[in-house]
RNA sequence: CCAGAUUAUCGGCUAAUCGCGUGUAGCAAUAUACGAGGAAAGUCCGGGCAGCGAAGGGAAUGGCAGUCGCUAACGGCGACCGGGGGCAACCCUAGGGAAAGUGCCACAGAAACGAUACCGCCUAGUUUCGGCUAGGUAAGGAUGAAACGAGUGGGGUAAGAGCCCACAAUUGGUAACGGUGACGUUACAAAUCGGUAAACCCUGCCUGCUGCAAGGAGAUAUGUUCUCAAUAGGUUCCCGCCGAGAGCAGUUCAUAAAACCCGCUUGAGCCUAGCGGCAACGCUAGUCCUAGAUAGAUGAUUAGCAAAGGGUUCCCUAAAAAGAACCCAGAACAAAACCCGGCUUAUAGAUAAUCUGACUAU
Numbered sequence: 001c002c003a004g005a006u007u008a009u010c011g012g013c014u015a016a017u018c019g020c021g022u023g024u025a026g027c028a029a030u031a032u033a034c035g036a037g038g039a040a041a042g043u044c045c046g047g048g049c050a051g052c053g054a055a056g057g058g059a060a061u062g063g064c065a066g067u068c069g070c071u072a073a074c075g076g077c078g079a080c081c082g083g084g085g086g087c088a089a090c091c092c093u094a095g096g097g098a099a100a101g102u103g104c105c106a107c108a109g110a111a112a113c114g115a116u117a118c119c120g121c122c123u124a125g126u127u128u129c130g131g132c133u134a135g136g137u138a139a140g141g142a143u144g145a146a147a148c149g150a151g152u153g154g155g156g157u158a159a160g161a162g163c164c165c166a167c168a169a170u171u172g173g174u175a176a177c178g179g180u181g182a183c184g185u186u187a188c189a190a191a192u193c194g195g196u197a198a199a200c201c202c203u204g205c206c207u208g209c210u211g212c213a214a215g216g217a218g219a220u221a222u223g224u225u226c227u228c229a230a231u232a233g234g235u236u237c238c239c240g241c242c243g244a245g246a247g248c249a250g251u252u253c254a255u256a257a258a259a260c261c262c263g264c265u266u267g268a269g270c271c272u273a274g275c276g277g278c279a280a281c282g283c284u285a286g287u288c289c290u291a292g293a294u295a296g297a298u299g300a301u302u303a304g305c306a307a308a309g310g311g312u313u314c315c316c317u318a319a320a321a322a323g324a325a326c327c328c329a330g331a332a333c334a335a336a337a338c339c340c341g342g343c344u345u346a347u348a349g350a351u352a353a354u355c356u357g358a359c360u361a362u
Stems, first nucleotide, its partner, number of pairs: 002357009012305007020035006037333001041344002044342005049211004062206004066080005081095001082093004096202002101200002103196003113149001118141002120137007151167005169192003173188006215262002222249007269288001271286006309328006
């Protein structure tokens, strides 16, 4: 240099003018400070917080599933173990139980776990010499994702078969050693068992419901009392009036309409340093305050600079790449809505660090 692996950071910048939201100061005009993200997204999981429920226990429901740790908690994260892939760096893993029971295993195939046999092999009988019938067999062929379930060699046999033997394999058991543990290594004796639990099920562990439109407070509506005003003898018709204020009570009904205020942003917080730990993470000290709208502010215009990209020419060359000059163009995914920890998904492009390279050629 080429090819690759794993992480981390950034993800347009500057100035001017005009605007928007919030805080502070001010009587006001106004001034001043701050003002989106790594995912603010999907709303998938966990927690804080809030209301309701709730003795305790059990069942049900739903979820999780190697081990040890981290954490407020988790279905998250870290390290390790087992399995798989890669030459390697490294990556993937829905990883309890199939010897409790039940179910299922398409098509093909004789047969899908109950028993069996299409071709073949062997024996007997028969024959018109092509075969046919009865029995034995499961080594070989055929079907299939999977074939009765331990491979190779030998013995054995009519032909065969773990039927027997040797070596190897697998499985669980016992013992020793190593490890906190999952597990690993070795030895011993034994067994030879189809797959599927992302089918029911069994085992262990966790699990109350609803979400900031939670919830708090409360104006109004409403009821009642008093005062003032208006109308009024009865009946019928017409006209007019049926209002205003104060006190007390009352609580959140509302569904086109969730008022305003509180909750609301100082928090399991950010950054820096030191210490402990392989790490996730924890502890200590210092420092900083960094959106809080409510139909939703965080923008627009102008000027300059600009990454990537495209084009032309020059140079070099066998041809290119790289390089130089000029021109065009002008930045991905996307935007808070109670707050955190994760996961997942989207993301133009730029930069940095660490690590790996079998085979072939030089």
Predicted 3D model of a 362-nucleotide RNA (Bacterial RNase P class A). Its mean pLDDT, the model's own confidence on a scale to 100, is 75. Its Rfam family is "Bacterial RNase P class A". Its family is annotated with dimeric ribonuclease P complex, ribonuclease P activity and tRNA processing in the Gene Ontology.